[in-house]
Context: one part of a larger RNA
RNA sequence: UUGGGCGUAAAGCGCGCGUAGGCGGCCUGUUAGGUCGGGAGUCAAAUCCGGGGGCUCAACCCCCGCCCGCUUCCGAUACCGGCAGGCUUGAGUCUGGUAGGGGAAGGUGGAAUUCCCAGUGUAGCGGUGAAAUGCGUUGAUAUCCUGUAGAACACCGGAGGCGAAGGCGGAUUCCUUGAACGGUACUGACGCUGAGGCGCGAAAGUCGGGGGAGCAAACAGGAUUAGAUACCCUGGUAGUCCCGACCUUAAACGGUGCGCACUCGGGGUGGGGCCAUUUCACCGGCCCCGUCCCCAAGCUAACGCGAUAAGUGCGCCGCCUGGGGAGUACGGCCGCAAGGCUAAAACUC
Repeated sequence: UUGGGCGUAAAGCGCGCGUAGGCGGCCUGUUAGGUCGGGAGUCAAAUCCGGGGGCUCAACCCCCGCCCGCUUCCGAUACCGGCAGGCUUGAGUCUGGUAGGGGAAGGUGGAAUUCCCAGUGUAGCGGUGAAAUGCGUUGAUAUCCUGUAGAACACCGGAGGCGAAGGCGGAUUCCUUGAACGGUACUGACGCUGAGGCGCGAAAGUCGGGGGAGCAAACAGGAUUAGAUACCCUGGUAGUCCCGACCUUAAACGGUGCGCACUCGGGGUGGGGCCAUUUCACCGGCCCCGUCCCCAAGCUAACGCGAUAAGUGCGCCGCCUGGGGAGUACGGCCGCAAGGCUAAAACUC
């Protein structure tokens, strides 16, 4: 390579947009490139293979013969392809009411915490398994009135919602993306996937400028201990926050790529619609979309999955191929750096 695989054994790119390519709905006509049938030419001889024959057999020798490939001609037209025309179910547009922590910007609210000023008040507070460091008679802790700053938004809150993923939660204004449902007016296959490419991408980290309440790597001290470069305690700087620019990683997880189709049921919940009912809101039945639990068939090594598949199929992409060496070295590309991406071998078991 062929084959077999990728939830947990090695293996799904963190996520999207999309180029090339691969694949692609229904009907008609045409063409005849693929495909199929036939003829001709060629494919030297020998060898090989199949059949037959000759040396007593065999080796050996003799005779006959095909497959297949290429070229060309004739024919077939179901399927694939090309061209032309049409269609509406795929896809999209339009339209109606709707749900939402989807995104961005602005101003804004209360609780808590810190600090400052002032009052009351006096000897402790704090902290722990117990303590100590620490704070406090220059009046702390506690309590109370005003003030200040920064960060995060209790209850609602839900196995609930939204987003492609990362992720998103006080309330409010403005700008804005997407989705589901109902209608069925329009376009008429415009589709699916997607090597490269481009964009987004938690936290930490980096650069410049701001900000800094609380928390808190590093660091310091107190304890613990045989030691204690820890766990516990008292402090505390980067950082955490904002603006701009980088970094591009993760147990970026459903450890499960995307799309389409098909395959018993039961229960809950979010959104939309229809029917029934009612004074109204619910409760009931049905349809579609999302989400969670249990299970049939089937699948699975088992665990488990089970219409949100890990079932049954198709299309396209990515990836795996014993452990260590190693996600390392070297080279290349990217980065200010930290480092990232790509990615071996010797050797060894």